RNAcentral holds the sequence, with entries from ENA. A computed fold for a 1482-nucleotide RNA from an uncultured prokaryote, annotated as small-subunit ribosomal RNA. Model confidence (mean pLDDT): 83 of 100. It matches the Rfam family "Bacterial small subunit ribosomal RNA". Rfam links the family to the GO terms ribosome and structural constituent of ribosome.
RNA sequence: GUUUGAUCAUGGCUCAGAUUGAACGCUGGCGGUAACUUUUAAACAUGCAAGUCGAGCGGUAACAGACAUAAGGAUUCAGCUUGCUGAAUCUGGUGCUGACGAGCGGCGAACGGGUGAGUAACGCGUAGGAAUCUACCCAGUAGCGGGGGAUAGCCCGGGGAAACCCGGAUUAAUACCGCAUACGCCCUAAGGGGGAAAGGGGGCAGCUUGCUGCUCUCACUAUUGGAUGAGCCUGCGUAAGAUUAGCUUGUUGGUGGGGUAAAGGCCUACCAAGGCGACGAUCUGUAGCUGGUCUGAGAGGAUGAUCAGCCACACUGGAACUGAGACACGGUCCAGACUCCUACGGGAGGCAGCAGUGAGGAAUAUUGGACAAUGGAGGCAACUCUGAACCAGCCAUGCCGCGUGCAGGAAGAAUGCCCUACGGGUUGUAAACUGCUUUUAUAUAGGAAGAACUACAGCUACGUGUAGCUGUUUGACGGUACUAUAAGAAUAAGGACCGGCUAACUCCGUGCCAGCAGCCGCGGUAAUACGGAGGGUCCAAGCGUUAUCCGGAUUCAUUGGGUUUAAAGGGUCCGUAGGCGGGUUUUUAAGUCAGUGGUGAAAUCCUACAGCUCAACUGUAGAACUGCCAUUGAUACUGGAAACCUUGAGUGUGAUUGAAGUGGGCGGAAUGUGUCAUGUAGCGGUGAAAUGCAUAGAUAUGACACAGAACACCGAUUGCGAAGGCAGCUCACUAAGUCACAACUGACGCUGAGGGACGAAAGCGUGGGUAGCGAACAGGAUUAGAUACCCUGGUAGUCCACGCUGUAAACGAUCAUCACUCGCUGUUGGCGAUACACAGUCAGCGGCCAAGCGAAAGCGUUAAGUGAUGCACCUGGGGAGUACGGUCGCAAGAUUGAAACUCAAAGGAAUUGACGGGGGCCCGCACAAGCGGUGGAGCAUGUGGUUUAAUUCGAUGAUACGCGAGGAACCUUACCUAGGCUAGAAUGCGAGUGACAUCCAGAGAGAUCUGGAGUUCUUCGGAAGUCCACACAGGUGCUGCAUGGCUGUCGUCAGCUCGUGUCGUGAGAUGUUGGGUUAAGUCCCGCAACGAGCGCAACCCUCACUUUUAGUUGCCAUCAUUAAGUUGGGCACUCUGAAAGAACUGCCAGUGAUAAGCUGGAGGAAGGUGGGGAUGACGUCAAGUCCUCAUGGCCCUUACGUGUUGGGCUACACACGUGCUACAAUGGUAUCUACAACAGGAAGCAAGACUGCGAAGUUAAGCAAAUCCUUAAAAGAUACCUCAGUUCGGAUUGCACUCUGCAACUCGAGUGCAUGAAGCUGGAAUUACUAGUAAUCGUGGAUCAGCGUGCCACGGUGAAUGCGUUCCCGGGUCUUGUACACACCGCCCGUCACACCAUGGGAGUUGGUUCUACCUUAAGGCAAGGUUUCAAACCCUUGACCACGGUAUAGUCAGCGACUGGGGUGAAGUCAUAACAAGGUA
Repeated sequence: GUUUGAUCAUGGCUCAGAUUGAACGCUGGCGGUAACUUUUAAACAUGCAAGUCGAGCGGUAACAGACAUAAGGAUUCAGCUUGCUGAAUCUGGUGCUGACGAGCGGCGAACGGGUGAGUAACGCGUAGGAAUCUACCCAGUAGCGGGGGAUAGCCCGGGGAAACCCGGAUUAAUACCGCAUACGCCCUAAGGGGGAAAGGGGGCAGCUUGCUGCUCUCACUAUUGGAUGAGCCUGCGUAAGAUUAGCUUGUUGGUGGGGUAAAGGCCUACCAAGGCGACGAUCUGUAGCUGGUCUGAGAGGAUGAUCAGCCACACUGGAACUGAGACACGGUCCAGACUCCUACGGGAGGCAGCAGUGAGGAAUAUUGGACAAUGGAGGCAACUCUGAACCAGCCAUGCCGCGUGCAGGAAGAAUGCCCUACGGGUUGUAAACUGCUUUUAUAUAGGAAGAACUACAGCUACGUGUAGCUGUUUGACGGUACUAUAAGAAUAAGGACCGGCUAACUCCGUGCCAGCAGCCGCGGUAAUACGGAGGGUCCAAGCGUUAUCCGGAUUCAUUGGGUUUAAAGGGUCCGUAGGCGGGUUUUUAAGUCAGUGGUGAAAUCCUACAGCUCAACUGUAGAACUGCCAUUGAUACUGGAAACCUUGAGUGUGAUUGAAGUGGGCGGAAUGUGUCAUGUAGCGGUGAAAUGCAUAGAUAUGACACAGAACACCGAUUGCGAAGGCAGCUCACUAAGUCACAACUGACGCUGAGGGACGAAAGCGUGGGUAGCGAACAGGAUUAGAUACCCUGGUAGUCCACGCUGUAAACGAUCAUCACUCGCUGUUGGCGAUACACAGUCAGCGGCCAAGCGAAAGCGUUAAGUGAUGCACCUGGGGAGUACGGUCGCAAGAUUGAAACUCAAAGGAAUUGACGGGGGCCCGCACAAGCGGUGGAGCAUGUGGUUUAAUUCGAUGAUACGCGAGGAACCUUACCUAGGCUAGAAUGCGAGUGACAUCCAGAGAGAUCUGGAGUUCUUCGGAAGUCCACACAGGUGCUGCAUGGCUGUCGUCAGCUCGUGUCGUGAGAUGUUGGGUUAAGUCCCGCAACGAGCGCAACCCUCACUUUUAGUUGCCAUCAUUAAGUUGGGCACUCUGAAAGAACUGCCAGUGAUAAGCUGGAGGAAGGUGGGGAUGACGUCAAGUCCUCAUGGCCCUUACGUGUUGGGCUACACACGUGCUACAAUGGUAUCUACAACAGGAAGCAAGACUGCGAAGUUAAGCAAAUCCUUAAAAGAUACCUCAGUUCGGAUUGCACUCUGCAACUCGAGUGCAUGAAGCUGGAAUUACUAGUAAUCGUGGAUCAGCGUGCCACGGUGAAUGCGUUCCCGGGUCUUGUACACACCGCCCGUCACACCAUGGGAGUUGGUUCUACCUUAAGGCAAGGUUUCAAACCCUUGACCACGGUAUAGUCAGCGACUGGGGUGAAGUCAUAACAAGGUA
């Protein structure tokens, strides 16, 4: 950060930090320093890694020197009798010297170096111990006498391909073996017995010239002690699994013997039967351990590369030999696998040493230099050896340091990229330019420390030798570090990221595509999330990614968590081990505390100082190493020991309580059945029915009998019990609680892993029983279906006895015990008491509240408060309480109880809404009561669909469909066809103008083109028109889901909010709820609320009444006059215009709470908002509109723009909406005759007159209007029609006309004559309307040349009904439930089908591993025997043991496996609707 609309808490997932022997991607200047096969303990070519000593020995293959150079041999030349001579060169000799191959001998090879396979162990760590050894080294003591026989080599011979082997002869030693001596040494029976050795070298001396003596030195022998190293034993610590619970026979101990350097069952014989284990034996899988390292505040967690200590291993397994030391990395033997050589007979090998090779792998370096230093082996030494070590090479693998310039420089330059509101901004002091510097790199020159030894020479000191001093000699690294000089900004920057977490934003492209992603998530045409760019941010020679571990994670909680509802208290009790435990005194000193000593290797960490120019790195010192052991002391607490106490616990005595348990006996009501009787047609059942029963007599009623089960009333918020549970009455037996007393015991207590007992219902077994009820089952209904809900039957079962099962929402979803902490109230049992009362007390059962707690709900002396002790349980959801294994069970099943895989949530409490086939209250033409329609017909009109070149586009439940459109023949017009124009039809600006307008003629469908004629106005500035050019226009093209504005709807519904305060952790609540009331959140009262705003109402318009004023075009009572308010006159009346009044529950009565108000009445033109209108809160529907207009973005620009012609929007199998006209007599037709209002009128309304059957035409008065014009119909009167498809109805069609208009063909309206369709009141369903309303009748207007049945207005005539709120619809409010919040058109479960994934079972099959038994035994040691010898050894034979191997049984772990089971996941599959609301059967 992420669950929610929001909130709190729970809880998981994820991120930011640090780390690394890392790898990968992009990039890469230098230096220092450190590191570098984590994988195949897989295999290895080649070279090197352990030798050395001639001062141990016999010697002499090679090299060199010295001395000899004889014989012989080879070559060349010469002389020549061609095989002799001579010369030259080479070879050939002597171990004499330096030396030295091979060999004998000594020492070393057991160190150093590598690796981590094995090992869960005295392996390691730590602290101790006794029964041991220790070459070389140090110290002490003593010695080093005198003999002997062999053997390798060499030589000779033989076998073999080779490796190598065999035989013969001969030879030396510091090789080997006796003898002598031995204080000390070893053994002992304490008498005694046993046991050593080796010489070499230098010097000097002596002489027998190859021997002796002296001396020094290196060796040697015995022994003692030390040092060092090693072996052995013990306490403690050291990872996981109990789905591993029992293991063990040399096993445990003893005795004798053997064996070892040494204790010991280490081995053996005998004896005993022990030993280990829940404090985890045995088994299984994993793992080298530690100092340390990484992380962390710490406690911890993880880890065990490099360095250091220990262990183990050396191709695999076994074995011993040698040796001081090995059971031996570069030794031996045997077996096995593999590789190589071979003459097929046989042999050779072991890089987990340093390099290196291929292989594996994401991945890890040079077949380098030199022994100069350090260290090691040998040697007297020189010296030799040393892939240890020191150096160099490769690699950004890590850490550290340095650099890639520094300063100035704004005209904020130009160009470019990018953005832009086009003004500019940004890149950016960046660059240019000026000045400065030279680290680094490059070049040149100089140039270390690391070197001390040793040896040689000389000198000094005692005594030949040793010690010291001086000089000389010794450097792989290294043409290095470092220093100086030169030139020049010159040689040097990238990576990741920019939605939130998380520092950093814009443009373009893309369009749920391509892609991103650590989590949440982003992308479906305006993406800060993809890709690119500009800009920015963070790091920097690196930066990112991936992987690992710790942290964050208090998310295993010791520090430091929880368990009523989130995961979590065992169903209950008893009780074992264990844990914990009342008061007092004494003692002890195990825990505990303190002091001291030892140890805690070094390195590391920390601190200080120091050395590399700093740092990393390194050195020195200190501190630390929180631990263990020993010792001394302290004694409060805990523990141990002893003694006591009574309050915990128990006992006793006396009362008392109850549906406590077990077993008998008894009872009545009801039900069913049977018998008898009465009685007749139905009964029963349901929402309604049917199945069922019944004339063979049911149901009903009465009597009697039988059966089983359960116990009405009392009965309760009651009682009892550990829980499950327990209910008629009574008897017997058993158990328990409580109270009172304070007599007895004297801590006897609490909890309780394993264990035991009990344990509802259902179920199982055996045997009974069976009235009612009643799974399964059958039938009837319901239904789309109905394997259900409802009904009729009905078997198991329910009941009893005896066994089993052992589980439940076994719940207070709350473990047991103890203590403490305000109160009020009810009730059960006991006690007290002055007794119906009570202020008491103990033990229970309930309710409400305080503090406190809690996420909240809530709990609250019966705690979920405050503490203590013990046990049980939890650690994200799903998979799953599943699988496998074990245990239990007759079975069903129970118990214990995972993993793979998958998701980023799942879950709790509370909040606000919404919703409910939840509840309460209320309203509305919502229903009801009425009246008239629609739905059927014809036509009109709109829509869908279809058709078409086009039938332009939009509107689409209510809230589209006589809607935009208040008026499509052209135009409109946006669509289609054809043919034109391209700065365009408009605006601005510049320039020009006898070219423009206009007219005529021609072509053309027209736009337009061609030709001719032709110049406007003027205030003389110019204006207009036109042409050209530049700015630019234009788009009814897309997006109403980018928008403004406007509008519809909920709804003229009564609601929607705010400030302050208060309450709540918070979302929020309160106010706004409640009691009344209203049309109203209207008003009143109450109230932790008090106020306020937008709505309601009122203010506005109109109608209804009156007054005043004004009377012309209006009016006319009176007077006069006329055909006529026509005129005079008048303004009273009507009317008109303006202004004002009037109605407010004001008055009265009743009612109400004394209120608000309501009911009735009076008066009044009007009465309770008087009628109507305008007025539409916060918001909802991504509602509608980019085609009214405006507008962002995108798109078109000789076209998606703009003129023109014709066509289309008017099509027509069909479907729907809205209307008109009808179907007739309340009517139709004809004639006669009355009465309006609103409104309009100059390209107009038009009187009147004439003509026409008529539409209309001609003519024409008046009127820019209270003056003139347009103006009624229904109604009324009379006559006819007489119930018919008609004298109803008028569609359709024919002919002839009228009008408008350039033009009525597609496609106008009207008239006359003729024609005379459907239709006889309309199915399901549905709609308007509550009064001047419905219904009915006509009139006017807008648009408009013309055109309406539509729309907007107007008046005329003028009803019926309303009991009422049960129901339908919509709405308001309060409350309730919720798993909904895209909000019920919600959410959501399961089967089936498809795809993918992991997993269980599975006939079997393959492999690993282990035990046991048996067989076979190699090498080897042991034992016995034989042979031989003076004795031994060698040699031979045999025995048991023993590696590998084989056979058999068994266990265990994996792989594969036809088929099969469930599980998980997957935008739009099928079937139903189980759950969430009373979810429609809680």